Notes: Transfer RNA from a Candidatus Sungiibacteriota bacterium, 73 nucleotides, folded computationally. The sequence is in RNAcentral, with records from ENA. It matches the Rfam family "tRNA". Lineage of the source: Bacteria > Bacteria candidate phyla > Candidatus Sungiibacteriota. The prediction has a mean pLDDT of 81.
[in-house]
RNA sequence: GCCGGUGUAGCUCAGUGGUAAGAGCGAGCGCUUCAUAAGCGUUAGGUCAUAGGUUCAAUUCCUAUCACCGGCA
Numbered sequence: 001g002c003c004g005g006u007g008u009a010g011c012u013c014a015g016u017g018g019u020a021a022g023a024g025c026g027a028g029c030g031c032u033u034c035a036u037a038a039g040c041g042u043u044a045g046g047u048c049a050u051a052g053g054u055u056c057a058a059u060u061c062c063u064a065u066c067a068c069c070g071g072c073a
Base pairs, nucleotide, nucleotide: 001072002071003070004069005068006067007066010025011024012023013022018056027043028042029041030040031039049065050064051063052062053061
């Protein structure tokens, strides 16, 4: 330099055009206990990498850029 993949909550990931963006773990609070752990309940937490485009409507499709990973040279 060329090609491909990935980018969504603090972490690991799901979601694939249509109202409200979710799970597990983690965090806060409560119940339980003499206490801790475990268990149960509940709450908060997101510019869906960035910028444009298509569309009535984009996390989802297209383009460029950025970061990371892999392959080729």